[in-house]
């Protein structure tokens, strides 16, 4: 990279350095951003995957991940509701993470 699983509206941001982008890709809406963006880096701080300690639910020391908006929303299909222009719901597909695997 590729397979399998499980999670995916919950939760948690300050300072230094940087200087114009950024929210994964493609489009399209929306939205943050010189009241300073993407990266770095340093403290905090979330969470409980996997590890560990107590044993069925705590803890939060280790490995990892994560701290704007639902994974920003929406592209496929299927359902409902409307004459329609839309709304709303459910899968799926992609992503993401986390243990495992050839």
């Nucleotide at each position: 990279c590729g397979c399998u699983u499980a999670u995916u509206a919950a939760g948690a941001a300050a300072g230094a350095c940087g200087g114009a982008g950024g929210g994964a890709u493609u489009a399209g809406a929306c939205c943050c951003u010189g009241c300073g963006a993407a990266g770095u880096c340093u403290u905090a701080g979330c969470a409980a995957c996997c590890u560990g300690u107590a044993c069925u639910u705590a803890c939060a020391a280790g490995g990892u991940g994560c701290u704007a908006a639902a994974u920003u929303c929406u592209a496929u299909c299927c359902c409902g509701g409307g004459c329609g222009g839309c709304c709303g719901g459910g899968a799926a597909c992609a992503g993401a993470u986390a243990a495992g695997u050839a």
Molecule: SAM riboswitch aptamer (S box leader)
Organism: Hufsiella ginkgonis